[in-house]
This is a predicted structure of a 72-nucleotide RNA (transfer RNA) from a Candidatus Woesearchaeota archaeon. The prediction has a mean pLDDT of 82. The RNAcentral record of the sequence draws on ENA. The organism belongs to Candidatus Woesearchaeota, within Archaea.
RNA sequence: GCCUCAGUAGCUCAGUGGUAGAGCGUUACCUUGGUAAGGUAAAGGUCGCAAGUUCAAUCCUUGCCUGGGGCU
Numbered sequence: 001g002c003c004u005c006a007g008u009a010g011c012u013c014a015g016u017g018g019u020a021g022a023g024c025g026u027u028a029c030c031u032u033g034g035u036a037a038g039g040u041a042a043a044g045g046u047c048g049c050a051a052g053u054u055c056a057a058u059c060c061u062u063g064c065c066u067g068g069g070g071c072u
Base pairs, nucleotide, nucleotide: 001071002070003069004068005067006066007065010024011023012022013021018055026042027041028040029039030038048064049063050062051061052060
């Protein structure tokens, strides 16, 4: 330098055009004499950045950034 994969909640990941979810974690409450376990609820996201296509983009296209792998 070229090719390829990935970037979504604190962490691990789903979701592949119609305003984003799960598990674990955090917080509050219930339960207990008190813990653990269990239950209920809540908070937490400019979906890496920018532009384009579209009535509408996490999703499609292009460029850039970061990381993994491969070739020379």